[in-house]
Molecule: glmS glucosamine-6-phosphate activated ribozyme aptamer
Organism: Robertmurraya kyonggiensis
C1' cells in the first nucleotide's frame, strides 16, 4: 500500500435513490425569410446534481404502519428506519387520616386526569446580502441581516372529577 474480519461511534425530519426535475458534454431530429452561421425546441447516450426546515417525542419486550406539529411548497414519488399506536409485564402519582391488597383512571422517573389564568421553553429554513469559498454548470458549503409558527411540555393560582375489604390512628 490492498483485501478480509472484529468492534466502537454518530443520525430518527433521519439514511438511502431506481421514477421525476434540474445540469453538462455528445448523437440524432425538428424549425420563419435565397443561402449559411449562431440562437432555440424535441429526443437518445454518458456523468452528475437536488430530493425534510425547524419545534416537540424513548422504562422493557412482542406486535403494527401513510406515526403529533406548524413554517416552506418537487418536503413530488419509491425504499429503508423510527421515540407514534396497540398487547403484556415493570414502576410512580390519584381515587378526602395512615399503612397494605385488591379494582379503575392515569402517566413514564420532572412518571392521576379534565377545565381555565398567567408565565416559560433563543423556531429554523425560505428570504436579502457576500468584490466568501468549491465547481463549466445544476448545486453545494460558510458567514452576516432581519422576521414569522402551531402542537405539545414545565413552574405558579384557580376550581372539577372518581373505591372496596383489612389493620392502626383520631
Nucleotide at each position: 500500500a490492498a483485501a478480509g474480519u472484529u468492534u466502537u461511534a454518530a443520525a430518527a425530519g433521519c439514511g438511502c435513490c431506481u421514477g421525476a426535475a434540474c445540469u453538462a458534454a455528445u448523437g440524432a431530429c425538428c424549425g420563419a425569410a435565397c443561402g449559411g452561421a449562431a440562437g432555440g425546441g424535441u429526443u437518445g447516450u454518458u456523468a452528475g446534481u437536488u430530493g425534510a426546515c425547524g419545534a416537540g417525542g424513548u422504562g422493557g419486550a412482542g406486535g403494527u404502519u401513510a406515526a403529533u406539529c406548524g413554517a416552506u411548497a418537487u418536503u413530488c414519488g419509491g425504499c429503508g428506519g423510527g421515540u407514534g399506536c396497540c398487547u403484556c409485564c415493570c414502576g410512580g402519582u390519584u381515587u378526602c387520616g395512615u399503612a397494605u391488597g385488591c379494582a379503575a383512571a392515569u402517566c413514564g422517573u420532572u412518571a392521576u386526569u379534565u377545565c381555565u389564568u398567567u408565565u416559560u421553553c433563543u423556531a429554523a429554513a425560505u428570504c436579502a446580502c457576500u468584490g466568501a469559498a468549491g465547481g463549466c454548470g445544476a448545486c453545494u458549503u460558510a458567514g452576516u441581516g432581519g422576521a414569522c409558527a402551531a402542537u405539545g411540555a414545565a413552574g405558579a393560582g384557580a376550581a372539577a372529577a372518581a373505591g372496596c375489604a383489612u389493620a392502626c390512628a383520631a